The prediction has a mean pLDDT of 83. Predicted 3D model of a 73-nucleotide RNA (transfer RNA) from an uncultured Spirochaetales bacterium. The sequence was found in a public genome assembly. Its Rfam family is "tRNA". It is annotated as a transfer RNA.
RNA sequence: GGGCCUUUAGCUCAGCGGUUAGAGCAAAGGACUCAUAAUCCUUGGGUCGUGAGUUCAAACCUCACAGGGCCCA
Repeated sequence: GGGCCUUUAGCUCAGCGGUUAGAGCAAAGGACUCAUAAUCCUUGGGUCGUGAGUUCAAACCUCACAGGGCCCA
């Protein structure tokens, strides 16, 4: 330098262009217990990397840029 993959909650990850973006773990509160752990219940938590474009409608499609990874040179 070129090609490909990836970026979504604190972490690890799901998510057919179509109503309000979800799960597990973690966090907070509660139940249970003499107490702790475990278990169960509830709740909060999001600039879907950034910008632009296409579309009636974009996490999802296109382009540029940025971060990370792999391969080639």